[in-house]
Context: one part of a larger RNA
Molecule: large-subunit ribosomal RNA, domain VI
Organism: Elusimicrobium minutum
């Protein structure tokens, strides 16, 4: 821009893409079959492998400053307690969310239908027989078409359903051009495990969108100060303390103010 007014929501599916694998075991049954040795079809069930997808409850890695410990040095006057630097983390031990990984978890192939291939048939003539074929007709594969998952009306043949907004004003030779509006939308702002940007999604005071606060989960692992014991290093008590990021809730304290613009008139 188009989809013969403007909009909102929900959809159909032309067409396209993906997937499509397979073992073992158990029952049937030591049955059918077979002299025996051996040993089934069919059907039902169980459990794997590889592959694929999704996810992070569990397992696992990271987690750059969440907690603790440690050394040297400088600083906060000193002790104690802390801070800086030693990496663009000083080193070490742990570690939430997220993210990553599979070695983790869950799920998938199916079942079913249609039309068939080879093949097997029925009826059956040409050709008094025979013949699955010539007319007719039935079965029959992981392949094909559906079915399963995903995209999808620019499918220009531009689809469908429901609902909302209406028919103003000026102007033109005109089916033109313009103005202000409607429904609605956007700008702007607060944001997102949405994302390169854009887009998308949530929210904008009639508000829990983000931050803060409060509570919880979770992580570190018993803070500081004081007291007690010890010459002291230190230990014990107060104390599962103190501190704490992203997680889960609650709460308008802070910030989403106020506003502006676009947007039909239907040959």
């Nucleotide at each position: 821009c188009g989809u013969a007014g403007g909009g909102a929501a929900c959809u159909u599916g032309a067409g396209g893409g993906g997937a499509g694998c397979u073992g073992a075991c158990c029952a049937c049954a030591g049955u059918a079959c077979g002299a025996g040795a051996g040993g089934a079809c069919c059907u039902g069930g169980u459990u794997g492998g590889a592959c694929a997808a999704a996810c992070c409850u569990c397992c696992u890695g990271u987690a750059u400053a969440c907690c603790a410990g440690c050394u040297g040095u400088c600083c906060u006057g000193c002790c104690a307690a802390g801070g800086g630097c030693a990496u663009a983390a000083g080193c070490u031990g742990g570690g939430u969310a997220g993210c990553g990984g599979a070695u983790g978890u869950u799920u998938g192939g199916a079942a079913g239908g249609g039309a068939u291939a080879a093949g097997c048939g029925c009826u059956g003539a040409a050709a008094g027989c025979a013949u699955c074929u010539a007319a007719g007709u039935g079965c029959g594969a992981a392949a094909c078409c559906c079915a399963c998952c995903c995209c999808a009306a620019g499918a220009u043949a531009a689809g469908g359903u429901u609902c909302c907004c209406c028919a103003u004003c000026c102007u033109u030779u005109a089916g033109u051009g313009g103005a202000g509006u409607a429904a609605g939308g956007a700008c702007c702002c607060c944001u997102g495990u949405u994302g390169a940007c854009c887009a998308c999604a949530g929210g904008g005071u009639u508000g829990a969108u983000a931050g803060g606060g409060c509570g919880g989960a979770g992580g570190u692992g018993u803070a500081a100060g004081c007291a007690u014991g010890g010459u002291a290093a230190c230990a014990u008590g107060u104390u599962g303390a103190g501190c704490c990021a992203a997680c889960c809730g609650c709460u308008a304290c802070u910030a989403a103010u106020c506003g502006u613009c676009c947007g039909a008139g239907g040959g």